[in-house]
RNA sequence: GGCGAUAACGGCAAACCCGUCGUAAGGCGGGGGCGCAAAGCCAUGACUCCCGGGCGCCGGGAGCGUCAGGUUGCCGAAC
Numbered sequence: 001g002g003c004g005a006u007a008a009c010g011g012c013a014a015a016c017c018c019g020u021c022g023u024a025a026g027g028c029g030g031g032g033g034c035g036c037a038a039a040g041c042c043a044u045g046a047c048u049c050c051c052g053g054g055c056g057c058c059g060g061g062a063g064c065g066u067c068a069g070g071u072u073g074c075c076g077a078a079c
Base pairs, nucleotide, nucleotide: 002079003076004075011036012035016031017030018029019028020027021026034065040071041070042069044068045067046066047063048062049061050060051059052058053057
């Protein structure tokens, strides 16, 4: 360095519920905990979703817990 354990210190937090913002997708706060070794960060490519239009497309938006890519990082069993 690769790699990633029924390990340790910790971290994050799906569905659902409440509040709030948004036309919506969805965001934020609280509860909750399905999961996660990048489930940290970046919408860059693809994809999915929402709104609008003159609809094989175009414009605007949402999702990085869909997959790639970029970037930073905790721990150390086995190999």
The prediction has a mean pLDDT of 88.
A computed fold for a 79-nucleotide RNA, annotated as c-di-GMP-I-GGC riboswitch aptamer.
The model forms 91% of the base pairs in the Rfam consensus.